[in-house]
RNA sequence: ACCUUUGUGCGGGGGAUAGCUUUACGAAAGUAGAGGUAAUACCCCAUAUCCUACAUAGCUUAUGGUUGUGUAGAAAAGAUGGCUUAGACUUCGGUCGCUAUCGUGUAAAGAGGGACCUGCGUCCCAUCAGCUUGUUGGUAGGGUAACGGCCUACCAAGGCAUUUGACGGGUAGCUGGUUUGAGAGGAUGACCAGUCACACUGGGACUGAGACACUGCCCAGACUCCUACGUGAGGCUGCAGUCGAGAAUCUUUGGCAAUGGGCGAAAGCCUGACCAUGCGACGCCGCGUGCGGGAUGACGGCCUUCGGGUUGUAAACCGCUGUUACAGGGGAAGAAGAUCCUUUUUGCAAAUAGUGAUUAGGGUUUGACGGUACCUUGAGAGAAAGCCACGGCUAACUCCGUGCCAGCAGCCGCGGUAAUACGGAGGUGGCAAGCGUUGCUCGGAUUUACUGGGUGUAAAGGGUACGUAGGCGGUUAUACAAGUCCUGCUUGAAAGGCUCGGGCUCAACCCGAGUUCGUGGUAGGAAACUGUAUGACUUGAGGAUGAGAGAGGUAAGCGGAAUUCCCGGUGUAAGGGUGAAAUCUGUAGAUAUCGGGAGGAACACCAAUGGCGUAGGCAGCUUACUGGCUCAUUUCUAACGCUGAGGUACGAAAGCUAGGGGAGCAAACAGGAUUAGAUACCCUGGUAGUCCUAGCCGUAAACUAUGCACACUAGGUGUUGGGUCCCUUGUGGACUCGGUGCCGUAGGUAACCUGUUAAGUGUGCCACCUGAGGAGUACGGCCGCAAGGUUGAAACUCAAAGGAAUUGACGGGGGCCAGCACAAGCGGUGGAACAUGUGGUUUAAUUCGAUGCUACUCGAAAUACCUUACCCAGGCUUGACAUGUGGGAAGUAGGAACCUGAAAGGGUGACGACUCGUAUCCAAUCGAGAACCUUCACAGGAGCUGCAUGGCUGUCGUCAGCUCGUGCCGUGAGGUGUUGGCUUAAGUGCCACAACGAGCGCAACCAUUGCUAUUAGUUGCCACCGGGGGGCUUUGCCCUGCCGAGCACUCUAAUGGGACUGCCAGCGAUGAGUUGGAGGAAGGUGGUGAUGACGUCAAGUCAGUAUGGCCCUUAUGCCUGGGGCCACACACGUGUUACAAUGGGGCGUACAACGCGCUGCAAACUCGCGAGAGUAAGCUAAUCGCUAAAAACGCUCCCCAGUUCGGAUUGCAGGCUGCAAUUCGCCUGCAUGAAGCCGGAAUCGCUAGUAAUGGCAGAUCAGCACGCUGCCGUGAAUACGUUCCCUGGCCUUGUACACACCGCCCGUCAAGCGAUGGAAGCCGGAAGCACCCGAAGAUGGUGCACCAACCCGCAAGGGAGGAAGCUGUCGAAGGUGAAGCUGGUGACUGGCGCUAAGUCGUAACAAGGUA
Repeated sequence: ACCUUUGUGCGGGGGAUAGCUUUACGAAAGUAGAGGUAAUACCCCAUAUCCUACAUAGCUUAUGGUUGUGUAGAAAAGAUGGCUUAGACUUCGGUCGCUAUCGUGUAAAGAGGGACCUGCGUCCCAUCAGCUUGUUGGUAGGGUAACGGCCUACCAAGGCAUUUGACGGGUAGCUGGUUUGAGAGGAUGACCAGUCACACUGGGACUGAGACACUGCCCAGACUCCUACGUGAGGCUGCAGUCGAGAAUCUUUGGCAAUGGGCGAAAGCCUGACCAUGCGACGCCGCGUGCGGGAUGACGGCCUUCGGGUUGUAAACCGCUGUUACAGGGGAAGAAGAUCCUUUUUGCAAAUAGUGAUUAGGGUUUGACGGUACCUUGAGAGAAAGCCACGGCUAACUCCGUGCCAGCAGCCGCGGUAAUACGGAGGUGGCAAGCGUUGCUCGGAUUUACUGGGUGUAAAGGGUACGUAGGCGGUUAUACAAGUCCUGCUUGAAAGGCUCGGGCUCAACCCGAGUUCGUGGUAGGAAACUGUAUGACUUGAGGAUGAGAGAGGUAAGCGGAAUUCCCGGUGUAAGGGUGAAAUCUGUAGAUAUCGGGAGGAACACCAAUGGCGUAGGCAGCUUACUGGCUCAUUUCUAACGCUGAGGUACGAAAGCUAGGGGAGCAAACAGGAUUAGAUACCCUGGUAGUCCUAGCCGUAAACUAUGCACACUAGGUGUUGGGUCCCUUGUGGACUCGGUGCCGUAGGUAACCUGUUAAGUGUGCCACCUGAGGAGUACGGCCGCAAGGUUGAAACUCAAAGGAAUUGACGGGGGCCAGCACAAGCGGUGGAACAUGUGGUUUAAUUCGAUGCUACUCGAAAUACCUUACCCAGGCUUGACAUGUGGGAAGUAGGAACCUGAAAGGGUGACGACUCGUAUCCAAUCGAGAACCUUCACAGGAGCUGCAUGGCUGUCGUCAGCUCGUGCCGUGAGGUGUUGGCUUAAGUGCCACAACGAGCGCAACCAUUGCUAUUAGUUGCCACCGGGGGGCUUUGCCCUGCCGAGCACUCUAAUGGGACUGCCAGCGAUGAGUUGGAGGAAGGUGGUGAUGACGUCAAGUCAGUAUGGCCCUUAUGCCUGGGGCCACACACGUGUUACAAUGGGGCGUACAACGCGCUGCAAACUCGCGAGAGUAAGCUAAUCGCUAAAAACGCUCCCCAGUUCGGAUUGCAGGCUGCAAUUCGCCUGCAUGAAGCCGGAAUCGCUAGUAAUGGCAGAUCAGCACGCUGCCGUGAAUACGUUCCCUGGCCUUGUACACACCGCCCGUCAAGCGAUGGAAGCCGGAAGCACCCGAAGAUGGUGCACCAACCCGCAAGGGAGGAAGCUGUCGAAGGUGAAGCUGGUGACUGGCGCUAAGUCGUAACAAGGUA
């Protein structure tokens, strides 16, 4: 502007120009010239409410508003339809005219839209702290619709910001809303809606109501296209579509039917807006993939304890239903109309023309979706289920495969041969047309804490004070009303959210109504509180007065002791130093001692848990100057206060600058030691420095690891400085104010602890923290002479880092205690030879296991074969052995003998069966069994895993411990009990005690031994009695249990007794107990054995047996011959025998016990030098035998020697066992006669019938014992004691250990990987500055090329005005230059982080071995 409403106008003229025709140029786009023409296009004049300019006069509440008057200037257009009622003209078509509608000028109002101004709000970085010259203001002018430095000239020098974040950098459209959250908040701004910006990049204006204009114009730039090379064209961030990039995002569809928009009078035209459609599980919602019955719980799968279980009513099968899909039929709503025709009412009008409006009715007509939604019929369970997970968090478990591999993983973490964690399978759980992953956001996270956190030790109080801004602020009165509260009005678009209701079959979705949404704005009111203003008050704060204590500070002076040095005296050989030494000093006279002197630094005692100071800090004495504090009394001021970002001052030690000073001490440095090393610890020296003056530095574990101020909240007890009061006047008591300690209640705290000097309860203000490392590092800024300080990140890496407390373990921590642990003793080992075991080496094999104590004469209580597992060779294959199954054959099974062979094995083979049934007997046959052959299941394995296991065993350790119930304490782990005192061999007992009890251990019960009683006497015994035998010195004596008798004794073996701290005394707590004594065979557990708590060592054993899993199956099984386990430069362990005289040899003479014996022990006798042989009684054992015991004792020889010691080794000859003695047995005789003369470092056993020493027996065993297990004989020494070594127990302490000190752990170096800082330089980016050039355009100037409208003029021409061109200013891109900022890259370089087993040391954790 279009729209609505109300006024008021539209009079008179004029000149062009496009289209068109024609000419020319051009490849094209297009351009130029000529001719003629129209308008609601353009121009001139008139009129002027209003408007503009000027002049002028009033009013007024005065940045201004408003009313007059005058002068000048500025408007307009017609079109279409109808009518001739009146009139005029006519070329008779019509025109004027009238009328209707639309249009048009002007003025005002509205609606709607916009412009400008303004309050408030609007991300991160302060490692951006100062910014600004049109900048801030004024005057004048220009410009705009309009105000304004918006622009220009001149004047002034201002303006902004200071923490309320200017300026700069980075990032981003904003909002309604969306998402999350209990909320407060946080994150976000897709779709829809509002708004802004932009339209290839940059600049510019034109036109217009509106643009500096997405599909307009001009210029510059990049790019693309056309070209005849002269020039031209273009702008999908419109709808589809293409390409590119990417992890990734659709149809080159239909229609204007609806809704909306533009033009038009209308019909209508246009509309990739829009409505529909297509594609996409992208989201939300709804529906289906069937329902009921169905057990021999089918098959199959999977698992299995092999019985079964599970998949699973799941399937099959039977019955039923029919959503969706499919097929047939019917079939919408969405459409209201507008227009046109007709009718009703009515306005304008002269009018029945015409036309506008209007109500109701009729007629005509409009559907892209779409034959879609929907309805109906039909057939048929038919066509329709996946994904993830199953170790914990987190619902869901098994098998197989794999074997720290492959792999998984959100965090913790799985995987190294039994993986619910990898891969597969079965099963299960979850969700479901989806499921899982990835990315992002919020939540959980009170883990930035407003709601709603903290700061002693976990991260965190500034080193301290003064003080600016700011924050906060005592009592009282009045006023105001900014905060605050109440009420009304107004606004917070729609959509969205919520509630109610309605529409699509439901829902999603849509519609209607209500409500929500800002502590918003505004008007009125209230006045308690905060605030503001004014006045008052005294308790906060401060002043005056009077006292007081003090290492408070500064300066000057003075003092004594000590160290060192110098001088002198005395004096002589050392001194000094250390764990021990040395360097060092000293005969040139040290150290020591006496006297004198010099110089510097520090101030013993007093001295303290004391005093002072804001902190750092302050200590001899005196003086001067000076700060602060405390107490008391009245009095004065009148809130003057508290805190304190920045700021300023002070600030230990070390360090720095300049000048002094320098005794002692002492970094660096030198030397001596120590040590593997020792750049350390120790020693001898020693320079900076330490001291003073002046000035820097500005940090400390500057710590009470505890900010300042105020208030409140039990006490007790010290100490220090004041004061008041009391009396019994003292070394007194009570009270009170200030400081400084300890203990402690409530409370607090994770605990430790704190507790009126708070870490309690509150208020105010400041500082600081937000996982560990990287790092208090880098870069930048500021400060410093430097050293360095201050401020202070990131990449990257990790799943922890850390606090307090608990239980253990450990300590070169402490206390107590025990033990053959040490010590005291005795005897050994380590040296020799041999035996034996092991390692190593060797070997065809030297089978395997055991390996610190706790393996090594161990498994093995016996390696020639066997054993035997190893090696070589030869053989067997249902097997040497077990069970079952199918089949087979009567000369079958068996089998003398023979062949082959090393044997095993293979082959031949006379003879030749058994049981049961048929069947009453025999033979044969048949069937069944046994046996045999064969088939299949299987056997077999000393093959692997003792880190899959059972069982058994070793060790700590016969150490005294280990636990539980209830109660109590603690948030909890856990503690208490179980600790403490005394005591014990003992957690043994007594007493105490928030514990009271109990269990496993201890002890006792058991066996044996020591004394004794009773019972019982054969095979034992023999005192008494009798007898026999033998001997002799024969009236007798001796020997012999041989016999009778006996059971006394010894002994045997069964039952009892005995010993209990019971008795006495001392000690002790009147206890437990202990010391001594009595009696007694034995005395305090009488000796010895058996007995081994909870647990530790993944201790040992799969080769004793058992056993899961794996592996072998004509071999890793089985048989056989031979070999090996026995090797031998060497090393170690355990032993034997010795080295001799306490002995060896010879002769003689005594005394045991435990055991064993018929495939055996074997006497006696004979033979042999002997081993042994021969022969042969007795004995199945208190009967007989092995069986002699030996050392001892007696006599004798040897005489200190490699021997009369020692016996290895070797030769010869023998014996025994055995199938066999070579590899490889034992023994005997003769001969041989080695090493060795008591054993280095080191190390073992033993406390009494023990050690030492002597022999004997047994198991194994054909044979073989220096080993082992037992037995008896002889038979000691020593123990002061617990300092030390080792082991163990209890309490306590520290700990960074918990796989527990064989722990943990630090740094350099070396290697790989990663990110990062510096760096000569190189390459970019953004913004600005200075200058150059300067397009389009705007504006100014000029405009003597040119031009129709108006004016003058008859005309020519002139004027006004316009205008190309030229030109000034501004001006984009471009160019040049200097400086800064920022990013990438960069030889080289710095540190950092990470990475099973690298190097060097051992710094830290314990007193960490120097805290």
Predicted 3D model of a 1411-nucleotide RNA (small-subunit ribosomal RNA) from a metagenome. Its Rfam family is "Bacterial small subunit ribosomal RNA".